Predicted 3D model of an 87-nucleotide RNA (c-di-GMP-I riboswitch aptamer) from Fictibacillus nanhaiensis.

[in-house]
């Protein structure tokens, strides 16, 4: 360097859900509990997906449709960094 995660050490990270608080128009995202599970469940929104629709945009307009510049890396791929332990 590479490939691989079956056994082991020291550790890691934390979904649903509560609870209240911030921050947002909304998805959401942060804090504290909590552990479903993760070998990159480190980082990057780069290509798809999803979600959401303030603002724009259209329409037959108390609305309804489209629309990402919002969001997700714990949705899949790519990139890149990197602990142990085998080969």
């Nucleotide at each position: 360097u590479u490939c691989a995660g079956a056994c082991a050490a020291g550790g890691g990270c934390a979904a649903a859900c509560a609870u209240c608080u911030u921050c947002g128009a909304a998805a959401g995202a942060a804090g504290u509990g909590g552990g479903c599970g993760c070998a990159a469940a480190g980082c990057c929104a780069c290509g798809g997906g999803u979600c959401u629709a303030a603002g724009g945009c259209u329409u037959g307009a108390u609305a309804a449709g489209c629309u990402a510049u919002g969001a997700u890396c714990g949705c899949c791929g790519g990139g890149u960094u990197a602990c142990c332990u085998g080969g």
Source information: Its Rfam family is "c-di-GMP-I riboswitch aptamer". From the family's description: GEMM was predicted in a large-scale screen for bacterial structured RNA regulatory elements. Taxonomically the source falls in Fictibacillus (Bacteria, Bacillota, Bacilli, Fictibacillaceae).